[in-house]
Transfer RNA from an Actinomycetota bacterium, 73 nucleotides, folded computationally. Lineage of the source: Bacteria > Bacillati > Actinomycetota.
RNA sequence: GGGUUGUUAGCUCAGUUGGUAGAGCAAGUGACUCUUAAUCACUGGGUCGGGGGUUCGAGUCCCUCACAACCCA
Numbered sequence: 001g002g003g004u005u006g007u008u009a010g011c012u013c014a015g016u017u018g019g020u021a022g023a024g025c026a027a028g029u030g031a032c033u034c035u036u037a038a039u040c041a042c043u044g045g046g047u048c049g050g051g052g053g054u055u056c057g058a059g060u061c062c063c064u065c066a067c068a069a070c071c072c073a
Base pairs, nucleotide, nucleotide: 001072002071003070004069005068006067007066010025011024012023013022019056027043028042029041030040031039049065050064051063052062053061
């Protein structure tokens, strides 16, 4: 330098054909309980890596930039 894959909640990851963004863990609150733990219930938490484009509508499609991993030179 070229190519491929990836970037979504604090962490690890889903997300169908473009049509209201989710789960587990963690956190907070409450209940229960022999407990600093366990169990159950509930709650909060998101510029979907940045920018631009297409579209009535973009996490999803296109362009570009940044970052990460791998492959080639």
Description: The prediction has a mean pLDDT of 81. Rfam family: tRNA. Rfam classes the family as a transfer RNA.